Annotation: Predicted 3D model of a 117-nucleotide RNA (FMN riboswitch aptamer (RFN element)). The coordinates come from a structure-prediction model, not an experiment, and the mean pLDDT is 78. Of the family's consensus pairs, 100% are formed in the model.
[in-house]
This record gives sequence, structure tokens and C1' cells, in this order.
RNA sequence: AAUCUUGUGUCAGGUGAAAUUCCAAACCGGCGGUAAAGCCCGCUAACACACAGAAAUGUGUGCCGAACAGGUGAGAUUCCUGUGCCGACGGUAAAGUCCGGAUGAGAGAAAAUGAUU
Repeated sequence: AAUCUUGUGUCAGGUGAAAUUCCAAACCGGCGGUAAAGCCCGCUAACACACAGAAAUGUGUGCCGAACAGGUGAGAUUCCUGUGCCGACGGUAAAGUCCGGAUGAGAGAAAAUGAUU
């Protein structure tokens, strides 16, 4: 450099005309960094706006949630113990978990090939 593959997740009960949305209980955690991280730093997606384009779409900017205490240790807001907290947009009885955009996009991961040093 171009190619291929891959790239997150679930609910028995109660109220009600109606809720996997409320109540109560339970469960889940994208990617990179760093002592192993949903809540430390950064990135993607999503959302908003602007610009370009006939359109598909692209580019840029903005936005972007949440944790403390103790212990071990050379080193941990990452491990262990305890107690907490957070979760885009549209739809619908109010949704992290249902349906939808999405058989999409994507931070990235991995494989093999070629080139250069």
C1' cells in the first nucleotide's frame, strides 16, 4: 500500500383498559492506553448545527453519562472487600434491556500478500 475476515448485551412478579417503558426485583457493559477499568485519559457510534454536492453522501464544529472508602503491592480511581452510580435518537403507557434507522456505520482486532529500511 491494497486485500480478506471480524467488530457488545437480558427480565419471572405487581398495578392497570393498555407498560419487557411505571412499581418492585434482576441483568448487561463497544474500542485503544495504563497493574487487568461501563463510571481515570482518549476514540467510535449516536445526536445538533454549518458548509460542499443534483442526489447518495462527504467534511468540519459542537455535544458526548456515571465512584468513593478500605486492603494488597514497587506500581492499581483497573485486582480484592464494601457500598454506590450511569446508559444516544425515533416509536409505544414514560425504555440501557422491546421494535426501528441497522443485512448499516464504526473506534479497532486479526490474517495473509507486496514494497521500503